Two RNAs folded together computationally: RNase P RNA and transfer RNA, 427 nucleotides in total.
């Protein structure tokens, strides 16, 4: 010089002044109000892509159907997240990526080109027999080593042997693939040995196999009386049956409102166990609840970027990311400012 | 909030059970006809298939993750 990888805080600051949305207090019988005093957006609050609480219907029950995942092992409430470690792929190397089960269950496609695209066949070439007047031509068989076509040609390379020519046809040595012993691993696998075996691609095609999933979402649901009937039928269970359940009927009341709602699988310190996701015990802290949606605007100083200009002190101008809570967490992805810090490869030159 | 459906030429559209040159119709743009001009004849051009990444021999088509754009739905009564 060329490059890889991760990691942390932050998300402009002070002030004054006008205001917005809860809460506590204050006067009041109450409400409108007066006044005080304190609190008000993120790391993505976004996409709505997983998963879970949570509420409703048997505190969720069998079958089918229909979805979703798919190397292990662990972590977690849970996941398809996340971590470690295995297999293969790319990278000289750090590193990186991986929807990674099974094509010897079965069915489907493999366009053009080619003989033939998969129980099959042979255009050209090598052989052998036959005809033709010899070279060569033809006709029948033999052959899948070589040539052509195409992404792919039956599907095991290299040497030999062997044939009329060839061929795992046989036989050696390498290598695949399945199944057994053994040994190391919790395992996925690896390493060694025995044995058989000649097998096209594709399952992000249907499809098998294993394994999970009831359905609907805070627009869930919740909160009165009263009078009838007693499982035929009718409603629910938000695919189907099946099984369970039950006033599912009517009268009269109340709401653009109240509950649900915001302190939790929470967060920061410090320490233990774990290689790591992660978790165990101490100690501290409290951190928005709008309902058409508050969380803001002027104005002044000081900052940070970028451009000018310069006497190198500075000044003048712009410009200060991306976004904005709707029942709550976990994660995964997408946008997005500038700052600080780590570890590590390659090559050259001394 | 929940859900569901587009994106292909300037514009409306088909092609989406993968096969190679991606098509139609209307705008435009030459040419030719006519004294001009319209129609109706003839010609050619116009396309990162919304973006990226994978899968496969091959993707507009089939997986993934995104970016835009449009649309439905209200407990209580």
């Nucleotide at each position: 010089g060329a490059g890889c990888u991760c990691g942390u805080a932050c998300a402009a600051g002070c002030a004054a002044c006008c205001g917005c949305u809860g809460g506590c207090c204050u006067g009041a019988a109450a409400a409108a109000u007066u006044g005080g005093c304190g609190a008000g957006a993120g790391g993505a609050a976004a996409g709505u892509c997983c998963g879970g609480g949570c509420a409703g219907c048997a505190c969720a029950g069998a079958a089918c159907a229909c979805a979703g995942u798919a190397g292990u092992u662990g972590u977690u409430a849970a996941c398809g997240a996340c971590a470690a470690c295995c297999g293969c792929c790319c990278g000289u190397a750090a590193g990186g990526g991986u929807a990674g089960g099974g094509a010897a269950a079965g069915u489907g496609c493999c366009a053009c080109a080619g003989a033939a695209a998969c129980g099959a066949u042979a255009c050209c070439g090598c052989c052998g027999u036959g005809g033709u007047u010899u070279u060569a031509c033809u006709a029948c068989g033999g052959u899948a080593a070589g040539g052509g076509u195409g992404a792919a040609a039956u599907g095991a390379g290299c040497g030999g042997g062997g044939u009329a020519a060839g061929a795992g046809c046989c036989c050696g040595c390498a290598g695949g693939u399945c199944g057994g012993u053994u040994u190391g691993g919790u395992g996925a696998c690896a390493a060694a040995u025995c044995g058989g075996c000649g097998a096209g691609g594709u399952a992000a095609a249907c499809c098998c196999u294993a394994c999970u999933g009831g359905c609907u979402g805070c627009a869930a649901g919740g909160a009165g009386g009263c009078c009838u009937a007693g499982a035929c039928a009718c409603c629910g269970u938000g695919g189907u049956u099946c099984g369970c359940g039950g006033a599912u009927g009517g009268c009269c009341g109340c709401u653009c409102a109240c509950c649900g709602c915001u302190a939790g699988a929470c967060c920061c310190c410090g320490u233990g166990a774990g290689u790591a996701a992660u978790u165990g015990c101490g100690g501290g802290g409290c951190u928005a609840g709008a309902u058409a949606g508050a969380u803001g605007g002027u104005u002044g100083c000081u900052g940070g970027u970028u451009g000018g200009c310069u006497u190198c002190g500075g000044c003048c101008a712009a410009u200060u990311a991306c976004a904005g809570a709707a029942c709550c967490c976990g994660g995964c992805u997408u946008a997005u400012g500038g700052a600080c810090g780590a570890g590590c490869u390659c090559u050259u030159c001394a | 909030g929940c859900c569901c459906c587009g994106a292909u030429a300037g514009c409306u559209c088909a092609g989406c059970u993968g096969g190679a040159u991606a098509g139609a119709g209307c705008a435009g743009a030459g040419g030719a006809c006519u004294u001009c001009u319209a129609a109706g004849c003839c010609u050619a051009a116009g396309g990162u298939c919304g973006c990226a990444g994978g899968u496969u021999c091959a993707a507009a088509u089939c997986c993934u993750g995104c970016u835009c754009g449009g649309g439905g739905u209200a407990c209580c009564a």
Rfam match: Bacterial RNase P class A. It is annotated as a ribozyme. Rfam describes the family as follows. Ribonuclease P (RNase P) is a ubiquitous endoribonuclease, found in archaea, bacteria and eukarya as well as chloroplasts and mitochondria. Model confidence (mean pLDDT): 76 of 100.